[in-house]
Parts: sequence; structure tokens; C1' cells
RNA sequence: GCACGUGUAGCUCAGACUGGAUAGAGCAUCACACUCCUAAUGUGAGGGUCGGGGGUUCAAAUCCUCUCACGUGCG
Repeated sequence: GCACGUGUAGCUCAGACUGGAUAGAGCAUCACACUCCUAAUGUGAGGGUCGGGGGUUCAAAUCCUCUCACGUGCG
């Protein structure tokens, strides 16, 4: 330099192929219940505008484009 992959909650990930319901799950955190207390268990809550910019569209995590970071392969 070229090609490909990954980037979504504090952490690990799903959702992209085929655009459309309020962007979800587990763990973690906090509150409450339970308990003599803790743990475990149960219930609930907070936490994101999807790596960043631009475009297409009535509508974008999803399509197009540029770019950043990391990884893999080739040279």
C1' cells in the first nucleotide's frame, strides 16, 4: 500500500443479510422484599441516541460515502 473483519449500556453480546413497533439480553450497580446479619433468591429502577462526519429516504444501528481505532491476511 491492497483486501477482509470488528466497533451498539460500566463489561460481554444480539439486532444489520430483508430499512419501519419506545434499541434489547445477560452480568455488574442501586432500591425494595425475604433474613438476626450477609450471601443466595425474587421484584423494580437507573444507564445508549449504535466509533465519528456527510448523504439517500416519509423513516437509518441497518443502505451509500468519507474517516478514526483495533485485528487478520497479502505484498